[in-house]
The part of an RNA shown here (small-subunit ribosomal RNA, 3' minor domain) has 131 nucleotides and comes from a Bacteroidota bacterium.
Context: one part of a larger RNA
RNA sequence: CACCGCCCGUCACUGCAAGCGAGCCGGGGGCACCCGAAAGUCCGCGUUGGCGGAAAUAAGGUGAAUCUGGUAAGAGGGCAGAAGUCGUAACAAGGCACCCGUAGCGGAAGCUGUGGGUGGAGUAUAUAUUU
Numbered sequence: 001c002a003c004c005g006c007c008c009g010u011c012a013c014u015g016c017a018a019g020c021g022a023g024c025c026g027g028g029g030g031c032a033c034c035c036g037a038a039a040g041u042c043c044g045c046g047u048u049g050g051c052g053g054a055a056a057u058a059a060g061g062u063g064a065a066u067c068u069g070g071u072a073a074g075a076g077g078g079c080a081g082a083a084g085u086c087g088u089a090a091c092a093a094g095g096c097a098c099c100c101g102u103a104g105c106g107g108a109a110g111c112u113g114u115g116g117g118u119g120g121a122g123u124a125u126a127u128a129u130u131u
Base pairs, nucleotide, nucleotide: 003094005091008087009086011084013081014080015079016078020074023071024070025069026068027067028066031063032062033061034060041054042053043052044051045050097118098117099116100115101114102113103112104111105110
């Protein structure tokens, strides 16, 4: 480089990181239930050794939860990227002043309703204060 300015969002393309996530595959510590030895313990009988029984336990199995790791269909955004598309929302009264809350609607910026703010321009008049 100063309106031939600035600038917003959708869409399209490329890249990156992160979160969500049906499903699948693991890991951990517990819980409930089932099953349940050997040794030992207890009881009975016998009595050197033995025989029978009982409770408990290890291992094993089933189930519902819980914590945690991996993978992942899919959906949605974010960030970045000289010269893509559509419009033009904002910045001047930005051509319907803008902004905030809220509701509805719309390719998109947004529009409309409603309540609020002035961080609105302009014109005119009046009052007050200061110089």
The sequence was found in a public genome assembly. The prediction has a mean pLDDT of 81. It matches the Rfam family "Bacterial small subunit ribosomal RNA". The organism belongs to Bacteroidota, within Bacteria.